The RNA shown here (c-di-GMP-I-GGC riboswitch aptamer) has 90 nucleotides and comes from a Chloroflexota bacterium. Model confidence (mean pLDDT): 87 of 100. The sequence was found by an Rfam model in a public genome assembly. The model forms 95% of the base pairs in the Rfam consensus.

[in-house]
RNA sequence: ACCGACAACGGCACACCCGUCGAAAGGCGGGGUCGCAAAGGUACGGGCCUACCCCCUCUCCCCGAGGGCACGGUCGCCGGCCUGCCGAAG
Numbered sequence: 001a002c003c004g005a006c007a008a009c010g011g012c013a014c015a016c017c018c019g020u021c022g023a024a025a026g027g028c029g030g031g032g033u034c035g036c037a038a039a040g041g042u043a044c045g046g047g048c049c050u051a052c053c054c055c056c057u058c059u060c061c062c063c064g065a066g067g068g069c070a071c072g073g074u075c076g077c078c079g080g081c082c083u084g085c086c087g088a089a090g
Stems, first nucleotide, its partner, number of pairs: 002090001003087002011036002016031006034076001040082003044079003047074003054068005
């Protein structure tokens, strides 16, 4: 250094519930504890999610309906980059 134990000190917190922000996806705070050795940071590439606005179609227009779209979101989908605790076996 790779690696990762029914090891140690500790950490994080899915679903769900409550509050709050948001059009939504989702974020944040509290509870919770499915899991996680980077489930620490970063939306850079791909994926996925959402569609207020915008664009297209129907309609003369409005309303309404259908479709498209990220500049929104997700790092607990994968990869990249940055940083980091511990030390059995190999």